[in-house]
Molecule: transfer RNA
Organism: Candidatus Bathyarchaeota archaeon
RNA sequence: GCGGGGAUAGCCAAGCCAGGUCAAAGGCGCAGGCUUCAGGAGCCUGUCCCGUAGGGGUUCGCGGGUUCAAAUCCCGCUCCCCGCACCA
Numbered sequence: 001g002c003g004g005g006g007a008u009a010g011c012c013a014a015g016c017c018a019g020g021u022c023a024a025a026g027g028c029g030c031a032g033g034c035u036u037c038a039g040g041a042g043c044c045u046g047u048c049c050c051g052u053a054g055g056g057g058u059u060c061g062c063g064g065g066u067u068c069a070a071a072u073c074c075c076g077c078u079c080c081c082c083g084c085a086c087c088a
Base pairs, nucleotide, nucleotide: 001084002083003082004081005080006079007078010028011027012026020068029047030046031045032044033043034042048057049056050055061077062076063075064074065073
């Protein structure tokens, strides 16, 4: 350099093809509770921000674009992995 795959919340990981019902499945971790003599295991609830709540705001590597609407489609860029090629 060429081809392919990937980047999602504290961590792992689905969703992307086929836009909306997505603050975004599931697991781990963490917090509270139930249970237990206790610990562990198990079960329940919560876990981006604001609000008592209804609700509102912001987010999917970065920057643009399309659209009423983008994690999802298009363009550019950054980084990681695999293969091939090149140089020494």